A computed fold for a 348-nucleotide part of an RNA from an uncultured bacterium, annotated as small-subunit ribosomal RNA, central domain. Model confidence (mean pLDDT): 89 of 100.
[in-house]
Context: one part of a larger RNA
């Protein structure tokens, strides 16, 4: 390097947009870079490799051939490719009419419920555990009652139910805004797929400034338990958790399954949408989605199976025995924590 891979054995970037590249739909016609043929030049010699021959054999040495697997030049061909030119509509994108959705932002609200506060009633315990203690209370706790106050989170509905690239998103209203369906068939006429590199988003924790703090809670006290208990159980309780605005860029960031097309039995179930029938809920057709089972096929198996892990293609990313190590050392980011890119010695 070729080559075999990439759910679970090493291996799909956490997700997008999008450069360069790579690839590209039906059709006419020129053109001949590329392709294929036909001719020709050249590809020194030696040497490799065949045959023959000389040193008494080899080694050597010498003769012929082939072979140099490549490049020129030149006629010729037009089916692929590519190029220019025209056309077309099945990819693609716009348009109309209508739809579902926890899709994103900001702005207001509402109720329960925790907790403290203030005040009423009321008395001795209240908490809390396997048991207890710590803690709380006659300075009146715990229960209750009625008023305040704050901060968070959004019971029920609620569904392998929706949306969104992911990551995530869940009370209500209002503005603003992204994608996506379904039907019509009007418009453009391949405008399209993948994306090295860049460039955006990216859960939690964690940092930076200033806010905020009610509930839970790393750390840390303290009370059990234990042989010990730096835990697990209980009672406290700071960060943090919330918001702004800036960073970090990592996760079992999962479906451990890149992204696109096209083709390959079926059945059920649900979510959004049309057709038609018949009637108010069925049948039945179709389009998008989520799921269960299943043939064919693939798989080491387990197991996928029209939402493929089946058969093809076209374009990225990875993988190459374990550990040494996702480390060192440099480089780039970053305040830091550290990300990122990445070995080697040495062992087995």
């Nucleotide at each position: 390097c070729u080559g075999g891979g990439c759910g679970u054995a090493a291996a799909g970037c956490g997700c997008g947009c999008g450069u360069a590249g790579g690839c590209g739909g039906c059709u006419u016609g020129c053109c001949a870079a590329g392709u294929u043929g036909g001719g020709g030049g050249u590809g020194a010699a030696a040497g490799c490799c065949c045959g023959g021959g000389g040193c008494u054999c080899a080694a050597c040495c010498u003769c012929g051939g082939a072979a140099c697997c490549g490049c020129c030049c030149u006629c010729a061909a037009a089916a692929c490719u590519g190029g220019c030119a025209g056309g077309c509509u099945a990819g693609a994108a716009u348009c109309u009419u209508g739809g579902a959705g926890a899709g994103g932002u900001g702005a207001g609200u509402g109720g329960a419920a925790u907790u403290c506060c203030u005040a009423g009633u009321g008395u001795a315990g209240a908490g809390g555990u396997g048991a207890a203690a710590u803690u709380c209370g006659u300075a009146g706790a715990u229960a209750u009652u009625a008023g305040g106050a704050a901060g968070a989170a959004c019971a029920c509905c609620a569904g392998u139910g929706g949306c969104g690239a992911a990551g995530g998103c869940g009370a209500c209203u209002c503005a603003c805004u992204g994608g996506u369906c379904a039907a019509g068939u009007a418009u453009u006429g391949a405008c399209g797929c993948u994306g090295a590199g860049g460039u955006g988003c990216g859960a939690a924790a964690g940092c930076g400034u200033g806010g905020g703090g009610a509930g839970c809670a790393a750390a840390c006290a303290g009370g059990a338990u234990u042989a010990g208990a730096u835990a697990c159980c209980c009672u406290g309780g700071u960060a943090g958790u919330c918001c702004a605005c800036g960073c970090c860029g990592u996760a079992a960031a999962c479906g451990a399954u890149g992204a696109g097309u096209g083709c390959u039995a079926g059945g059920u179930g649900u979510c959004g949408g049309g057709g038609c029938g018949c009637a108010u809920g069925c049948g039945u057709c179709u389009c998008g989605g989520u799921g269960c089972c299943g043939c064919a096929g693939c798989u080491a198996a387990c197991g996928c199976a029209u939402u493929a892990a089946g058969c093809a293609c076209u374009c990225c990313g990875c993988c190459u025995g374990g550990g040494g190590a996702g480390u060192a050392c440099g480089g780039u980011c970053g305040c830091a924590a550290g990300a990122u890119u990445a070995a080697a010695a040495c062992u087995c």
Rfam family: Bacterial small subunit ribosomal RNA. Its family is annotated with ribosome and structural constituent of ribosome in the Gene Ontology.